[in-house]
RNA sequence: GGACCCAUCGUCUAAAGGAUAGGACAGGAACCUUCUAAGUUUCUAAUGUAGGUUCAAUUCCUACUGGGUUCG
Numbered sequence: 001g002g003a004c005c006c007a008u009c010g011u012c013u014a015a016a017g018g019a020u021a022g023g024a025c026a027g028g029a030a031c032c033u034u035c036u037a038a039g040u041u042u043c044u045a046a047u048g049u050a051g052g053u054u055c056a057a058u059u060c061c062u063a064c065u066g067g068g069u070u071c072g
Base pairs, nucleotide, nucleotide: 001071002070003069004068005067006066007065010025011024012023013022018055027043028042029041030040031039048064049063050062051061052060
C1' cells in the first nucleotide's frame, strides 16, 4: 500500500427500511428482612464522525476515524 470484517447504555448484546432503540449484568430508589444476602417493583443510561438515497435510516451508499484479519 491492497482486500475483507467490526463499531448500539458503564459492560455484553438484539433490532436486516416504519419498534417509545429491547434484553442481561452493573448502578440508584422503594418494598421485604432484626441486619446482610437473596427476592419483587421501579428509575437512569446508547446507535463512532460527516455527507448522500428515501415520505421514513441503527439498518442502504460514500468518505473519514478507531479496532481486527489477511495479501504483498
Source information
The RNA shown here (transfer RNA) has 72 nucleotides and comes from Mychonastes jurisii. Model confidence (mean pLDDT): 80 of 100. Rfam family: tRNA. It is annotated as a transfer RNA. From the family's description: Transfer RNA (tRNA) molecules are approximately 80 nucleotides in length. RNAcentral holds the sequence, with entries from ENA.